[in-house]
The RNA shown here (Bacterial RNase P class A) has 313 nucleotides.
RNA sequence: AAGGUGGGGCGAUCUGCCGCUCUUUAUGAGAGGAAAGUCCGGACAGGAAAGGGCAUCCCGCUGCGGAAAUCGCAGGUGGAGGUAACUUUACGCACGCCGUAACAGAAAAUAACAGCCUUCGCAAGAAGGUAAUGGUGAAAACGCGAGGUAAGAGCUCACGACGUCCGGCAGCGAUGCCGAACGGGUACGGCACCGGGACCUGCAAGACCAAAUAUACUGGCAAUUUGAGGGUUGCCCGCCCGAUGACAGGGGGUAGGUUGCGUAGAUAAAUGGCAGAAUAAAACAGAAACCGGCUUACGGCUCCACCUUUUCU
Numbered sequence: 001a002a003g004g005u006g007g008g009g010c011g012a013u014c015u016g017c018c019g020c021u022c023u024u025u026a027u028g029a030g031a032g033g034a035a036a037g038u039c040c041g042g043a044c045a046g047g048a049a050a051g052g053g054c055a056u057c058c059c060g061c062u063g064c065g066g067a068a069a070u071c072g073c074a075g076g077u078g079g080a081g082g083u084a085a086c087u088u089u090a091c092g093c094a095c096g097c098c099g100u101a102a103c104a105g106a107a108a109a110u111a112a113c114a115g116c117c118u119u120c121g122c123a124a125g126a127a128g129g130u131a132a133u134g135g136u137g138a139a140a141a142c143g144c145g146a147g148g149u150a151a152g153a154g155c156u157c158a159c160g161a162c163g164u165c166c167g168g169c170a171g172c173g174a175u176g177c178c179g180a181a182c183g184g185g186u187a188c189g190g191c192a193c194c195g196g197g198a199c200c201u202g203c204a205a206g207a208c209c210a211a212a213u214a215u216a217c218u219g220g221c222a223a224u225u226u227g228a229g230g231g232u233u234g235c236c237c238g239c240c241c242g243a244u245g246a247c248a249g250g251g252g253g254u255a256g257g258u259u260g261c262g263u264a265g266a267u268a269a270a271u272g273g274c275a276g277a278a279u280a281a282a283a284c285a286g287a288a289a290c291c292g293g294c295u296u297a298c299g300g301c302u303c304c305a306c307c308u309u310u311u312c313u
Stems, first nucleotide, its partner, number of pairs: 001309010013277006020030003032284001036295002039293004044202004056198005061075005076091006092193001096191002099188003113134002115130006142160002145157003162183003166179005206259004215251001217249003221245002229241004
């Protein structure tokens, strides 16, 4: 210098004028890193007192942090990608039981198609042995050497890989290293088991105040054919209807208001416009109850660490 990896920050600012919302009315405050998706957790609230069991569902390596989380940080083991920096993925337990393994292939877990070996047979071929060789496949019975054999085979042995278990050392731990014994059926993981979690709803939750109209209930009063009260013209009479009526108290609920509600914050609901500063001001996007995470979207600018290649000193 070029290319790349990982992590962090910013998300226009200032001045003037005009305009808007809120309030504690003043030199006041006024959208975001995601206010978004509403995926996870919480707080708060209601469901009677909110707890327990079964079922069902979710989570699952280790340590630490955290109120908690399908959260964060650091680490472990195996797999995949990259020259590398690094990225990505899986993870409780089980040498258990059961299931599955497309196509191809003889066979996908009670391996004999070809090949090899033995016997019989003139031969064709038949019977038996064999997983060393070939072929198929994503995957084929642990690798390699020696012994062994008719030919072969963990059949036996040495070394190595893997698994179980025991001991020692290191580590808080997952786990790693060393040693001994034992084992030989590959992959996936449905069932079972273990540990942890989940009652339902969701600020349109909920709480308080509370008109008109109607009215539960309570009180005394009036009245029930000798008629309370109502209608008919404002009043009287008359006429008609007629068993409850008027008054006072009073609960719940509706309109409405307050609160929940915030050092932005309302209920038609603000956060804007113009000019200037060398002037393009742009991306994704815009609070309606709050907090912690995750995820997704995003033009541009910028910082730190590291890797690879090349050149120069």
It matches the Rfam family "Bacterial RNase P class A". Rfam's curators write: Ribonuclease P (RNase P) is a ubiquitous endoribonuclease, found in archaea, bacteria and eukarya as well as chloroplasts and mitochondria. By type it is a ribozyme. Gene Ontology terms of the family: ribonuclease P activity, tRNA processing and dimeric ribonuclease P complex.